[in-house]
RNA sequence: GCGGAGGGGCGGAUGGCCGCGGCAGCGAUGUCGAGGAAAGUCCGGACUCCCAGAAGCAACGGUGCCGGGUAAUUCCCGGGCGGGGCAACCCGACGGACAGCGCCACAGAAAACAGACUGCCCUGCACGCAGGGUCAAGGUGAAACGGUGGGGUAAGAGCCCACCGCCGGGCUGGCAACAGGCCGGGCAUGGCAAGCCCCACCGGGAGCAAUGCCAAAUAGGGACCGCGUGGGCCGCGAGGUCCGGGGCUGCUUCUGCCCCAGCAGGUCCGGGUUGGCAGCUAGAGGGGUGGUGGCAACAUCAUCCCAAGAGGAAUGGUCAUCUCGGGGCAGGCAACUGCCCUAGACAGAAUCCGGCUUACAGCCCCUCCGCGCAU
RNA sequence: UGCCGGGUCAUCUAAUGGUAGGAUAGUGGACUCUGAAUCCACUCAUCUUGGUUCGAAUCCAAGCCCGGCAG
Repeated sequence: GCGGAGGGGCGGAUGGCCGCGGCAGCGAUGUCGAGGAAAGUCCGGACUCCCAGAAGCAACGGUGCCGGGUAAUUCCCGGGCGGGGCAACCCGACGGACAGCGCCACAGAAAACAGACUGCCCUGCACGCAGGGUCAAGGUGAAACGGUGGGGUAAGAGCCCACCGCCGGGCUGGCAACAGGCCGGGCAUGGCAAGCCCCACCGGGAGCAAUGCCAAAUAGGGACCGCGUGGGCCGCGAGGUCCGGGGCUGCUUCUGCCCCAGCAGGUCCGGGUUGGCAGCUAGAGGGGUGGUGGCAACAUCAUCCCAAGAGGAAUGGUCAUCUCGGGGCAGGCAACUGCCCUAGACAGAAUCCGGCUUACAGCCCCUCCGCGCAU
Repeated sequence: UGCCGGGUCAUCUAAUGGUAGGAUAGUGGACUCUGAAUCCACUCAUCUUGGUUCGAAUCCAAGCCCGGCAG
């Protein structure tokens, strides 16, 4: 210098004028006012209501190498294994296909119990057929019943042997995933689980239009549920206590609550009303600097700084100056210089938080790899 | 704002993971003196991009579009 890999950050600044929303104030006025994704709503929580509470089982859903982090996760960090790249580095839904079921179109002899089209070999004879052996070679397919080499044989074949692969057992290292080597087995084990399923682990349902309170409104209507007429003892009585029965949104057990004659009671739907307050924004808060532990994610301590909250919803417009890029013109061999134009991407808080994913003009910083050149 | 459902010719609809089929419409031809009807032939599609698989309309993920419900 060229090409590449990984990570982090910014996403115009300042001022004037005119506006908008929240809060404080009688008022003047003061103060605060979008993002890295506020987005998609794909995950995980906080919070609230409902299922009476707990445990177990079942069903349903999700996750899936191992260890750690976290409030939690399908997220993050570290490691293992497999794949790609010369490398830096990147990618992986990465448990189980000897628990079972299912599927594998077409082609092909055969798609998984097994079996044999051409071929090869043996036997028989009516001499191109029959019987038998065989899967090495051919061909089909995405995939062909271990691979390569040697021995062996009528021809062949794990039939036998060596190496590799596979399976089983134990050993060493490691918390583990796993790795290494040892012994045994001639192979009995094709692929698909983002097909059913098995194993392990996790998970109740709904969502701030949740939910609570006040005010207003409440004409009339619909559906469903509950009728079981308990017993004993104490008490004048209201009632209490023991036993029994029923109910409490899958089932069982335990605990707890309610009911067992009170008369018309409860739940839901629909209609009507559609104003206000709370929930609401200071929380597992965020950021900077420094210390400690850890490889890291992260945890913890000290200190400083920051903070929209409302309702169908404000956060805008304009002017000036500057700056980053971009474009044009002129001069110059070039480096460059001068002048003019231009804020220019994706996007817009709606209960909050942690992740993931997707979109994004342009710019800046750090680390690393390969090649070439020079020293 | 939150929660659900669905995307196949121009329209309506089929399709166990294995050649995307049918009807209507359109175009051309035949029949007819002409038109309709009828017959024959043709054209036209899996929302997009990735992944799993030998193979995807179908299974999975992300995105795009459309529709519905909740005060």

Predicted 3D model of RNase P RNA and transfer RNA as a complex of 446 nucleotides.
It holds a member of the Rfam family "Bacterial RNase P class A".
Its mean pLDDT, the model's own confidence on a scale to 100, is 77.